[in-house]
The part of an RNA shown here (large-subunit ribosomal RNA, domain I) has 500 nucleotides and comes from a Fidelibacterota bacterium. The RNAcentral record of the full RNA draws on ENA. The prediction has a mean pLDDT of 84. It matches the Rfam family "Bacterial large subunit ribosomal RNA". Its family is annotated with structural constituent of ribosome and ribosome in the Gene Ontology.
Context: one part of a larger RNA
RNA sequence: UGCAUACGAUGGAUGCCUUGGCAGUAGAAGGCGAUGAAGGACGUGAUAAUCUGCGAUAAGCUUCGGUUAGCUGAUAAAUAAGCUUUAACCCGGAGAUCUCCGAAUGGGAAAACCCAGUGAUCAUAAGAUCAUUAUCUUUAACUGAAUACAUAGGUUAAGGAGGCAAACCUAGGGAACUGAAACAUCUAAGUACCUAGUGGAAAAGAAAUCAACCGAGAUUCCCUUAGUAGCGGCGAGCGAACGGGGACCAGCCCUUAAGCAAUUUUGAGAUUAGUAGAAUGUUCUGGAAAGUUCAACGAUACAGGGUGAUAGUCCCGUAUACGAAAAUCUUUUAGUUGUGAAAUCGAGUAAGGCGGCGCACGUGAAACGCUGUUUGAAAAUGGGGGGACCACCCUCCAAGGCUAAAUACUCUCUACUGACCGAUAGUGAACAAGUACCGUGAGGGAAAGGCGAAAAGAACCCCGGGAGGGGAGUGAAAUAGAACCUGAAAUCGUAUGCAU
Numbered sequence: 001u002g003c004a005u006a007c008g009a010u011g012g013a014u015g016c017c018u019u020g021g022c023a024g025u026a027g028a029a030g031g032c033g034a035u036g037a038a039g040g041a042c043g044u045g046a047u048a049a050u051c052u053g054c055g056a057u058a059a060g061c062u063u064c065g066g067u068u069a070g071c072u073g074a075u076a077a078a079u080a081a082g083c084u085u086u087a088a089c090c091c092g093g094a095g096a097u098c099u100c101c102g103a104a105u106g107g108g109a110a111a112a113c114c115c116a117g118u119g120a121u122c123a124u125a126a127g128a129u130c131a132u133u134a135u136c137u138u139u140a141a142c143u144g145a146a147u148a149c150a151u152a153g154g155u156u157a158a159g160g161a162g163g164c165a166a167a168c169c170u171a172g173g174g175a176a177c178u179g180a181a182a183c184a185u186c187u188a189a190g191u192a193c194c195u196a197g198u199g200g201a202a203a204a205g206a207a208a209u210c211a212a213c214c215g216a217g218a219u220u221c222c223c224u225u226a227g228u229a230g231c232g233g234c235g236a237g238c239g240a241a242c243g244g245g246g247a248c249c250a251g252c253c254c255u256u257a258a259g260c261a262a263u264u265u266u267g268a269g270a271u272u273a274g275u276a277g278a279a280u281g282u283u284c285u286g287g288a289a290a291g292u293u294c295a296a297c298g299a300u301a302c303a304g305g306g307u308g309a310u311a312g313u314c315c316c317g318u319a320u321a322c323g324a325a326a327a328u329c330u331u332u333u334a335g336u337u338g339u340g341a342a343a344u345c346g347a348g349u350a351a352g353g354c355g356g357c358g359c360a361c362g363u364g365a366a367a368c369g370c371u372g373u374u375u376g377a378a379a380a381u382g383g384g385g386g387g388a389c390c391a392c393c394c395u396c397c398a399a400g401g402c403u404a405a406a407u408a409c410u411c412u413c414u415a416c417u418g419a420c421c422g423a424u425a426g427u428g429a430a431c432a433a434g435u436a437c438c439g440u441g442a443g444g445g446a447a448a449g450g451c452g453a454a455a456a457g458a459a460c461c462c463c464g465g466g467a468g469g470g471g472a473g474u475g476a477a478a479u480a481g482a483a484c485c486u487g488a489a490a491u492c493g494u495a496u497g498c499a500u
Stems, first nucleotide, its partner, number of pairs: 001499009015485001016450002020421002022418007029410002031164002039101003042055003046079001049075003061095006070083003106115003116133007135161009168199001169197005179186001183233001209216002220247005230238002251402003254346001259339006267331006274322003280295002284291001296313002298302001304316003351375008361387001382397005437444002457484001460471004
């Protein structure tokens, strides 16, 4: 040095587990905000830090209910000081307090800071406390220029708005990469993105609609019609409708209506704490019985979880039956008030020309709808449409308005589910995670779970400066010893044998 065997070290795969995630189902809710939000800064404990809670009344105050014998949140044990059957702690409803920043709103500013005005009260030496003072807009009042009346402007009062929030929705704007195997029409796509705005849904909506000589009868959504008819450098690609079947159905007004909202009232129900809740003992093994043996019992309860191994009958629960002082919601009965409210059946409209856009439809034979510009009717004896256009025929009544449901979504709450994951997985995050750390910044962004049933977490002795170890002791187990379940491989040793 190699090989073999044994025992270790290192390492953290694998197995098992789950506090966390993921995807859904049903129901609820769909907003919060000048009565100061979302989000923060700083404080707050007998307490140094972080989290949670709270706000100078500061892990809390008051009250009304529930429940109960213990309690003073977590990491985090102990101590101190206290509270509590005169009902604490805990759970739920309502209320009070709620520093400073933040729309932030008295002015300013490098957010959590600086500096004021006015009024009231108290003090009078300084001052203290409370309230108020942003902008825009609506209404009203008082004032009031050039300029006579007026108007603009000014002042004051009372309302409203502002900001945040995950998606869904409507409207106004609106790309490029890409595809066309290049690229320009085209596509991607009216997508991404920006802006404005509403609602729990939004939008649309009661035919100047379709159809085809038969008829249907608002809108929305799904299946189909159908990758059809078509459109298309007839390339790439784009792509209907009629009709049929379903979901849901609701109609009305401009002649004070359909409806909607608020409030009062009658009953019912739900949510926000909870209450009661059946039935088993033994033998054996074992550290431990829920396992095994023998014999029982409950079940409108054998969903699930826990307990020293696998428990219907040990615990929490579950089926079932009950329960609210207070607040909120839904529905219902009957009233009241407000809104509807624009206007007077729709004229600078329909229609035409020019230029565009939307319609599956790229200007085409291109109807229909919208419109920038320019022209410009009729008036129900009228007008629009039926895909150039004309006639006949059929059908409807534009230029005013409202309208639930079926539909879309989930920041969020409750209950439940999974041929979903199980710590390199599943959220980036099961742990002090949007943390540590990186970046001037926008922004980027981790790693990191497991002793044991119970800390019983190793008193005491020995070696050592310590680290660490050897005894002793605990424990079923300590090669379960905190660098802690299992403990693979690479890798590194020790011992023995053989070979060189």